[in-house]
This is a predicted structure of a 349-nucleotide part of an RNA (small-subunit ribosomal RNA, central domain) from an uncultured bacterium. The prediction has a mean pLDDT of 86. Rfam family: Bacterial small subunit ribosomal RNA.
Context: one part of a larger RNA
């Protein structure tokens, strides 16, 4: 490299856009590039093989056939593919009137707690823990009443509930704003698609920078325990960060461990959003989009998976190819740093 694989054994880029590639819906004409036949030339000569011959066999050497799977030319064929031309509506998309949504971004507000400051009552203890101290407190703590302040997250309603490509997205409000979905008109376009090496953007937490803000909670850090020690679990404090804006990092069990479309192939039983009929007026039934449970055929090493496939087909794109060294080292991009990515060798089992 052929293969064979990629939920869990080694393997799906975190996620989308989308260039160049590589596929591609139906008809009818064309045209004959791919393709398929027919005829010619070329395919040197040894070597392969097949059939014969000469050396006492044999290797070896002669002779003759085939063959040389290739290429040029040229006449034909025209189902598929490919190029043109003209259509089609069943894929895809546009428009008009409904539908639901913690989709974004921005602003503005609201209530509970938590902590803190003032001021009342009020007095010896609070705190914590298995147990206790370390702290707090007679310069008045804990409780409690009332005002005040600030920040951060929003119980209940909450749901294998929605909403988004993914990361994720939850008090309330109003202001732009993105996608979907279902249904009718079947009004328009007319294949305008799908995938997707490079490349672009978007990506949780941490962490970086710059300038704000800091209630609570909390890596480091200090004490108090605890123990044989205890750089820990458990207290008691408590800094960075958690929060805002800007700008960078670009990773994660970034998990459905399962890439993306498209078609096919029993059922039963929830749920959420439309839609139709039917009708006992809150139910039934179909139906089309999600979202879960289970179960047939099938598939699988097994476990399970099963119309939301891991079944049965195409079409593209990534990634594997023993275990360690190593996702490491040099290089090369890329970052302020931290450190990303791209990625071996030697030695060894």
């Nucleotide at each position: 490299c052929u293969g064979g694989g990629c939920g869990u054994a080694a393997a799906g880029c975190g996620c989308a856009c989308g260039u160049a590639g590589g596929c591609g819906g139906u008809u009818u004409g064309u045209u004959a590039a791919g393709u398929c036949a027919g005829a010619g030339g070329u395919g040197a000569a040894a070597u392969c093989c097949c059939g014969g011959a000469g050396c006492u066999c044999a290797a070896c050497u002669c002779c003759g056939g085939a063959a040389c799977u290739g290429c040029c030319u040229u006449u034909g064929a025209u189902a598929c593919u490919g190029g043109c031309a003209a259509g089609c509506u069943a894929g895809a998309g546009u428009c008009c009137g409904g539908a639901a949504g913690a989709g974004g971004u921005a602003a503005g507000u609201g209530g509970a707690a938590c902590u803190c400051c003032u001021a009342g009552u009020g007095u010896a203890g609070a705190g914590g823990u298995g147990g206790a101290a370390u702290u707090c407190g007679u310069a008045g703590a804990u409780a409690u009443u009332a005002g005040g302040a600030a920040g951060a997250a929003c119980a209940c309603c909450a749901g294998u509930g929605g909403c988004g490509a993914a990361g994720g997205c939850g008090g309330c409000u109003u202001a732009c704003u993105g996608g979907u979905c279902c249904c009718g008109g079947a009004a328009c376009u007319g294949a305008c698609g799908c995938u997707g090496a490079g490349g672009u953007g978007c990506g949780a937490a941490a962490g970086c920078g710059u300038g704000g803000g800091g209630a609570g909670c909390a890596a480091a850090c200090a004490g108090g325990a605890u123990u044989a020690g205890a750089u820990a679990c458990c207290c008691u404090g408590g800094u960075a960060g958690u929060c805002c804006a800007c700008g960078c990092c670009g990773u994660a069990a970034a998990c459905u461990a399962u890439g993306a479309g498209a078609g096919c192939u029993a059922g039963c039983c929830g749920u959420u959003g439309g839609a139709u009929g039917g009708u006992u007026u809150a139910c039934c039934a179909u139906u089309c989009a999600g979202u879960g449970g289970c179960g047939c055929a099938g598939c699988u090493a097994a476990c399970g998976c099963a119309u939301u496939a891991a079944g049965c087909u195409c079409u593209c794109c990534g990634c594997c190819u023993g275990g360690g060294g190593a996702g490491u080292a040099c290089g090369g991009u890329c970052g302020c740093a931290a450190g990303a990515u791209u990625a071996a060798a030697a030695c060894u089992c």